Description
A computed fold for a 559-nucleotide part of an RNA from Pontiella sulfatireligans, annotated as small-subunit ribosomal RNA, 5' domain. It was read from a public genome assembly. The coordinates come from a structure-prediction model, not an experiment, and the mean pLDDT is 82. Taxonomically the source falls in Pontiella (Bacteria, Pseudomonadati, Kiritimatiellota, Kiritimatiellales).

Context: one part of a larger RNA
RNA sequence: GAACGAACGUUGGCGGCGUGGAUUAGGCAUGCAAGUCGAGCGAGAUUCUAUUUUUUCAAUUCUUCGGAAAAGAAGCUAUGGAUGACAGCGGCGAACGGGUGAGUAAUAUAUGGGUAAUUUGCCUCUUUGUUCGGAAUAGCCAUUGGAAACGAUGUGUAAUGCCGAAUGUGAUCAGCCACUGCAUAGUGGCCUGUUUAAAGGCGGGGAUUCUUCGGAACCUGUCGCAAAGAGAUAAGCCCGUAUCCUAUCAGCUAGUUGGUGAGGUAAUGGCUCACCAAGGCUUACGGGUAGCCGGCCUGAGAGGGUGAUCGGCCACACUGGGACUGAGACACUGCCCAGACUCCUACGGGAGGCUGCAGUCGAGAAUCAUUGACAAUGUACGAAAGUAUGAUCAUGCGACGCCGCGUGGAGGAAGACGGCCUUCGGGUUGUAAACUCCUGUCAGCAGGGAAGAAAGACAGCACUAUUAAUACUCGUGCUGUUUGACGGUACCUGCAGAGGAAGUCACGGCUAACUCUGUGCCAGCAGCCGCGGUAAUACAGAGGUGGCGAACGUUGUUC
Numbered sequence: 001g002a003a004c005g006a007a008c009g010u011u012g013g014c015g016g017c018g019u020g021g022a023u024u025a026g027g028c029a030u031g032c033a034a035g036u037c038g039a040g041c042g043a044g045a046u047u048c049u050a051u052u053u054u055u056u057c058a059a060u061u062c063u064u065c066g067g068a069a070a071a072g073a074a075g076c077u078a079u080g081g082a083u084g085a086c087a088g089c090g091g092c093g094a095a096c097g098g099g100u101g102a103g104u105a106a107u108a109u110a111u112g113g114g115u116a117a118u119u120u121g122c123c124u125c126u127u128u129g130u131u132c133g134g135a136a137u138a139g140c141c142a143u144u145g146g147a148a149a150c151g152a153u154g155u156g157u158a159a160u161g162c163c164g165a166a167u168g169u170g171a172u173c174a175g176c177c178a179c180u181g182c183a184u185a186g187u188g189g190c191c192u193g194u195u196u197a198a199a200g201g202c203g204g205g206g207a208u209u210c211u212u213c214g215g216a217a218c219c220u221g222u223c224g225c226a227a228a229g230a231g232a233u234a235a236g237c238c239c240g241u242a243u244c245c246u247a248u249c250a251g252c253u254a255g256u257u258g259g260u261g262a263g264g265u266a267a268u269g270g271c272u273c274a275c276c277a278a279g280g281c282u283u284a285c286g287g288g289u290a291g292c293c294g295g296c297c298u299g300a301g302a303g304g305g306u307g308a309u310c311g312g313c314c315a316c317a318c319u320g321g322g323a324c325u326g327a328g329a330c331a332c333u334g335c336c337c338a339g340a341c342u343c344c345u346a347c348g349g350g351a352g353g354c355u356g357c358a359g360u361c362g363a364g365a366a367u368c369a370u371u372g373a374c375a376a377u378g379u380a381c382g383a384a385a386g387u388a389u390g391a392u393c394a395u396g397c398g399a400c401g402c403c404g405c406g407u408g409g410a411g412g413a414a415g416a417c418g419g420c421c422u423u424c425g426g427g428u429u430g431u432a433a434a435c436u437c438c439u440g441u442c443a444g445c446a447g448g449g450a451a452g453a454a455a456g457a458c459a460g461c462a463c464u465a466u467u468a469a470u471a472c473u474c475g476u477g478c479u480g481u482u483u484g485a486c487g488g489u490a491c492c493u494g495c496a497g498a499g500g501a502a503g504u505c506a507c508g509g510c511u512a513a514c515u516c517u518g519u520g521c522c523a524g525c526a527g528c529c530g531c532g533g534u535a536a537u538a539c540a541g542a543g544g545u546g547g548c549g550a551a552c553g554u555u556g557u558u559c
Stems, first nucleotide, its partner, number of pairs: 001559004006555005013405006019398002026361003030358003035092003040089002047082005054075004060069003099316003108243008118235002123231008131165004141154005170196002173193002175190006200223006208217003244288003251281003256278008291313004295306004318339005341352004369395001371394003377391001378389004408438004418429004442500001444495005452486001456482008465473001503548005508529003514543005524531002
């Protein structure tokens, strides 16, 4: 000199863009952060409506004055239709997104390879199929246990839930052949045999058949389902190289090193096991520290330091262990066990996990709102409308950083007052002020007022594809309608008026900037040299001057 996720002191006008728990991976009240699909399924509260039964009231009409009939209103019973809440079964998602850096010095990361040792839901393309049956169970209802959490029993019910059979384009295993290679081997073909699959939903249609008159068979569109192949994406595993300090750590190792066989895995392998051999490693082994990288800071570079925000990878989710489900987890807001802690309890037993977003306590020099919106971007689900989303987009707070703007401009005296100094003549503050003439940024008030919105959907029209079809549906094009949290914000215009907006550090040398007063080795200063003991440019105050300026200085850390 430069830099910082900074802190502290003094001061503080506005805006834009960034950025903000680095310490206790300490404990957490409260709210929210993962749902969605009724076009998979059964049931269905509520409300409305139509018909019906019946009760009450009743305009009006008739009347033998006793009563009778009755539009209409309100309620009840039953049935049908519409609506469709809260739950339940089922599917997909919940393994993403978000947080943190405790552990980890290599089961990590970076980079370059290998997989002839592998898997891959959703997505794209291709081929083939989607046949016939069955048994349950939740919800609901009834009974019942428990303080609660949560259950138990019984009757009965649905499915794209579960199970059995058929078929086999194929795949698998066995056999044979060909080609190829990188050793195990890989690829393709043949034939016979073995094993092996499925589920329906939503529309449209006109002849025929059946019909409980609702519809079904039939044809057709579309979304699904099953088998196989190819791709894409995502992962697993293996190898080479690189990756901090320490020898006051010199030897370490029995599943240890290798083989055979078996098990296990998607897959290789001591990954695990049995047997056999006696090997294997060398800055090993041990200790300390640490997430790694793209990058960032500094530097002319080489290098040194660092790993906040943003992006990639890894690890973790109260602590330790375990598996289940699934394409994918050994799973942050899933399950089980043990432990510590907190809470509820009828003392028998239960509940919980902010290293998600806000927020709170604690510790600390120190780090923000218990905000708005799904309008955009993205994600999940859905045919879609849409729903959800503390991801995200916004706003708020903090001079924490960078950048921009302003706090006025021009004129104005041999030069006011006041202050300070003085050799008492004057000098300086100083064109500075006053005063005159202007300007109108920012802030203030008033008026106008965005882009971010395109897609999707709906309505209409035209064309195309599909099809038996001018149905339906898909696609393309045109027209119209509809969607903004930020926000009446940005921006523009007008109004008034210099009005509301400057500090901080230094002045002995290094180092730009000097005098007076007070103090008297005291009080104090200080980065180094050093200053202060009666004229201190070094302490304290004042005037003046210098530097930077909405900041300035100090401290810490790095180069």